[in-house]
Context: one part of a larger RNA
RNA sequence: ACCUACGAGUUACUUACACCGGCCAGGUUAAGUCUCUAAAGAGAUGUACCCGUAGCGAAAGCGAGUCUUAAUAGGGCGUUUUAGUCAGUGUGAGUAGACGCGAAACCAAGUGAUCUACCCUUGGGCAGGUUGAAGGUUAGGUAACACUAACUGGAGGACCGAACCGAUAAGCGUUGAAAAGCUUCCGGAUGACCUGAGGGUGGGGGUGAAAGGCUAAUCAAACUUGGAGAUAGCUCGUACUCCCCGAAAUGCAUUUAGGUGCAGCCUAUAGAGUUACUAAUGUGAGGUAGAGCGACUGAUAAGAUGCGAGGGCUUCGCCGCCUAUCAAGUCUUGAUAAACUCCGAAUGCGCAUUAGUUUAAUCUAUGGAGUGAGGGCAUGGGUGCUAAGGUCCGUGUCCGAAAGGAGAAGAAUCCAGACCAUCAGCUAAGGUCCCGAAAUAACCACUAAGUUGAACUAACGAAGUAAGAUUGCUAUGACAGCUAGGAUGUUGGCUUGGAAGCAGCCAUUCAUUUAAAGAGUGCGUAACAGCUCACUAGUCGAGGAGUUUUGCAUGGAUAAUAAUCGGGCAUAAGUGGUUUACCGAAGCUAUGGAUGUACUAUAAAUUUAGUACGUGGUAGGGGAGCAUUCUACUCUGCGUUGAAGGUACACCUCGAGGUGUGCUGGAGCGUGUAGAAAAGCAAAUGUAGGU
Repeated sequence: ACCUACGAGUUACUUACACCGGCCAGGUUAAGUCUCUAAAGAGAUGUACCCGUAGCGAAAGCGAGUCUUAAUAGGGCGUUUUAGUCAGUGUGAGUAGACGCGAAACCAAGUGAUCUACCCUUGGGCAGGUUGAAGGUUAGGUAACACUAACUGGAGGACCGAACCGAUAAGCGUUGAAAAGCUUCCGGAUGACCUGAGGGUGGGGGUGAAAGGCUAAUCAAACUUGGAGAUAGCUCGUACUCCCCGAAAUGCAUUUAGGUGCAGCCUAUAGAGUUACUAAUGUGAGGUAGAGCGACUGAUAAGAUGCGAGGGCUUCGCCGCCUAUCAAGUCUUGAUAAACUCCGAAUGCGCAUUAGUUUAAUCUAUGGAGUGAGGGCAUGGGUGCUAAGGUCCGUGUCCGAAAGGAGAAGAAUCCAGACCAUCAGCUAAGGUCCCGAAAUAACCACUAAGUUGAACUAACGAAGUAAGAUUGCUAUGACAGCUAGGAUGUUGGCUUGGAAGCAGCCAUUCAUUUAAAGAGUGCGUAACAGCUCACUAGUCGAGGAGUUUUGCAUGGAUAAUAAUCGGGCAUAAGUGGUUUACCGAAGCUAUGGAUGUACUAUAAAUUUAGUACGUGGUAGGGGAGCAUUCUACUCUGCGUUGAAGGUACACCUCGAGGUGUGCUGGAGCGUGUAGAAAAGCAAAUGUAGGU
């Protein structure tokens, strides 16, 4: 992993509602007793209790009333609309383990020190080799000691190193040879050493040279059994079919935030009957968008004027004068606000009338829920960086719970809502060269960048190119080129070492000769020189020079595994515009069929036919069925002329499933109608067995 078997809403009591039945102003027995019966049980009896028939008050109590009260007032709860009760079934709720499995833990009583920690008693063990303490002897030495030397001696938590005890480092091992080992290196090895045997300390306790270590492979509280099915607002799982409807992820509250209560939204039953929605018309409330601010409250730029203040000058003082300062008010121009408004929409909302929709919407009561983590997109905002696949609200929509087509691929983008079948047709979005169904379609333009053909780009730059708008010049000859000129006062003045058109400064940048020529456009020189330009003539012979708008292109252009429009590729098969065909979905149509609801007719035990509208679906509500085991009755059923089971094939049913035949098998099994359940497995890191 697979197969087989097992595996989860049960049972009792109480209670609410619905349905079915009995009796009915009543309903009903419980325990017990008696009878019958093989038993299970059945039938009598039993009226104690309980519910209902009357309420109000805290109560005494009164009573269709009562309580409050001084009250006959007012008010509260009742009466005046009388239906209950006892069983059964179903669905919920409560109490119980209460759908199943699952803790870590808590408590009690016991069992453990054959492992290990420490302690007690009694034993045992430590090859070999070093070092050479105290003390001693002899000699020297001293007044005597001291002291010195040699020898002796054999101390030590001494040294080296086996056994023994340990475990430093690395490698191997890591479904191991081993639930801690193996190899090599390594520490201690006469000691606080190692070790045998016997004994002691017990769970909030022991023991601990202390690591929360050890206490039998278990330790921040051992193990066993019990309380015990502890509790689990948590996770996981929860088993056959078809049909109808179909949510929520919101509000308020919560020791509350992943839970729950009430409301909202779903469903079923019963009732109400247009209350509902949409449109039109009429009529209302409002202060948003916008706008405005010599209409308030604030904020605010520039200029003019300058009350007043400060400073300076002046003065004996009063005056007076001035100002690179501040500045009220006024004027001109400009401009601002979610918590400003003299103003002020569109939508939306309320009410009324009319019309349309009407198996629909709406509302009420009761039973049953689920939901109370939402998310994307569009739009109006807050927050944030006018960041986020961010976050928080409003409105809408889709996903959630929605399949199909398009978007290369994709929850929510576009199109479109799947009852079933069909080798029929038409379309939507989107497409029509090939992959790929359909135009290598038509016409007019643009692009030359493979731009582009997906998603994407900026400021800024550029004689790209196409189409416009506009201003000068131009056969009295433009623009570009070529030829020639481009002069004189003058080297203008100043400055300067020099400054001559061309370092810099100044300006009546003048005047003269001219076809024209700046007191000079750039290069150049130390300064001149030199080259050139403006300007002019000739030559040439037709358009040319700017400014500006729009389209498409161009540079700007940078991301982490190898690129690319989905690919091939394409100069259109790119881009803009116009047009006609075609393809294209579970959309629509066609044909046949199933089913739900309403209505009409038919029929008479709910059938048949027609019409209309429906039939996506998670949580969830409702309805109808299939199968399994057992019981009762039934078929006075089937079966060795072959039951159940197995297996192959065929047929029937929307389906769960059913039926038949053959083979196998070898002894039990079914039909119909009811009843009762240990009543359906793919999942629970499910349990057991097998492979």